[in-house]
Molecule: c-di-GMP-I riboswitch aptamer
Organism: Aquibacillus sediminis
């Protein structure tokens, strides 16, 4: 120093679900809540998934408008990546 990962010390994070708020949604955030997690630290400039107000096209319709299809510039790090980094029984 690289791997690995205890019934080890000291801690840490919080899933579904409630309430409230944000937001077209996806999902955020905040309290409560523990399924979990050894990087559930951090990166949405790799991939992948979720959303589709807006916008493109498209059907209907005089026409306001309605439907479909497509986008990510939205969002997810607790899908795979990336990257940093605490303890140290075996």
């Nucleotide at each position: 120093a690289a791997c690995u990962g205890a019934u080890a010390a000291g801690g840490g994070c919080a899933a579904a679900c409630u309430u409230a708020u944000u937001g077209a949604a996806a999902a955020a955030u905040a309290a409560g809540g523990a399924c979990g997690c050894a990087a559930a630290g951090c990166c949405a400039c790799g991939g992948g998934u979720c959303u589709a107000a807006a916008g493109u096209c498209u059907u209907a319709g005089u026409a306001u408008u309605a439907g479909g299809a497509u986008u990510a510039u939205g969002a997810u790090a607790g899908c795979c990546g990336g990257u940093u980094a605490c303890c140290a029984a075996a």